Predicted 3D model of a 328-nucleotide part of an RNA (large-subunit ribosomal RNA, domain IV) from an Alphaproteobacteria bacterium. The prediction has a mean pLDDT of 85. The RNAcentral record of the full RNA draws on ENA.

Context: one part of a larger RNA
RNA sequence: CGAUGUUGAAGGAACUCGGCAAAAUGCUCUCGUAACUUCGGGAUAAGAGAGACCAACGAUCGGGCAACCGGACGUUGGUGGCACAAGCCAGGGGGUGGCGACUGUUUAGCAAAAACACAGGACUCUGCUAAUUCGAGAGAAGAUGUAUAGGGUCUGACGCCUGCCCGGUGCCGGAAGGUUAAGAGGAGGUGUGCAAGCACCGAAUUGAAGCCCCGGUAAACGGCGGCCGUAACUAUAACGGUCCUAAGGUAGCGAAAUUCCUUGUCGGGUAAGUUCCGACCCGCACGAAAGGCGUAACGACUUCCCCGCUGUCUCCAACAUCGGUUCA
Numbered sequence: 001c002g003a004u005g006u007u008g009a010a011g012g013a014a015c016u017c018g019g020c021a022a023a024a025u026g027c028u029c030u031c032g033u034a035a036c037u038u039c040g041g042g043a044u045a046a047g048a049g050a051g052a053c054c055a056a057c058g059a060u061c062g063g064g065c066a067a068c069c070g071g072a073c074g075u076u077g078g079u080g081g082c083a084c085a086a087g088c089c090a091g092g093g094g095g096u097g098g099c100g101a102c103u104g105u106u107u108a109g110c111a112a113a114a115a116c117a118c119a120g121g122a123c124u125c126u127g128c129u130a131a132u133u134c135g136a137g138a139g140a141a142g143a144u145g146u147a148u149a150g151g152g153u154c155u156g157a158c159g160c161c162u163g164c165c166c167g168g169u170g171c172c173g174g175a176a177g178g179u180u181a182a183g184a185g186g187a188g189g190u191g192u193g194c195a196a197g198c199a200c201c202g203a204a205u206u207g208a209a210g211c212c213c214c215g216g217u218a219a220a221c222g223g224c225g226g227c228c229g230u231a232a233c234u235a236u237a238a239c240g241g242u243c244c245u246a247a248g249g250u251a252g253c254g255a256a257a258u259u260c261c262u263u264g265u266c267g268g269g270u271a272a273g274u275u276c277c278g279a280c281c282c283g284c285a286c287g288a289a290a291g292g293c294g295u296a297a298c299g300a301c302u303u304c305c306c307c308g309c310u311g312u313c314u315c316c317a318a319c320a321u322c323g324g325u326u327c328a
Stems, first nucleotide, its partner, number of pairs: 001323008010314002014312001019309001027051005036041001038157001052079007060072001061070003080084001092307004097302002099299002104116002120155007132141003158294004163224003168221002170217005177212003183206002186201001189198002225243005252286001253283001264280005
């Protein structure tokens, strides 16, 4: 000097990105227990008291036929200690937000999460030799299943909901017309001639799907405006005009895990708060199953606050064990 422990005056998070680490809580019985809630929970909520040993008594409890016994239960009285759940073992608690409903799953070896999954919801394909998948194939899975089934995609309990746009892209349907390959049809060559064959040419005509075209479809991919004016203070604009669009963002939410300007402004909490909570709305650049907004319960998730607690700190010290180093 380090490691691992133990203890510490006064203070008690002033430490720090952050209470990281440590301390504290811890058992049983009795009392008591809020908001909220999906009425199950929340809940060991919170909070409070008792606990050793000895004796007596008891109508309770257990055993026993009974006498009686008991470390059961209760009441009363007493005894000792610093300390009675005497050791080990053994929840800190409360409040407000965010995200995800939940129990689960995951980066074996830097990430356990708000990521994945999930029950539930929706769209779509599939009528059975099913769709789909594997295989060159036979064949197999799907399935010894049959649309209350199976495959694919998205969303993700529950509650309230899920607006407008089909112009583009995709998918589905349509078949009148346009376009369109090989082929058909046709021309000439070869073949003594005819024909077949062979090679070749490219007039008309004919010729499928597809595309063009016509419709549908957004819980398909996706998209969801600008400028100007206007009210008897001012300001603002319910209102009007105009341009463009397929349609111009509805409900709800909003400085948000999204807000650049920004430590926005106001309120709360603190003596003091770039974080936090509640509002406002000027949404750079929220928004409705790449779901929107809520939500009890749950979480080794994450933000903020309070109580308790403490060597985290003010500010370090001592001791024990182990190691390093120096000297002998």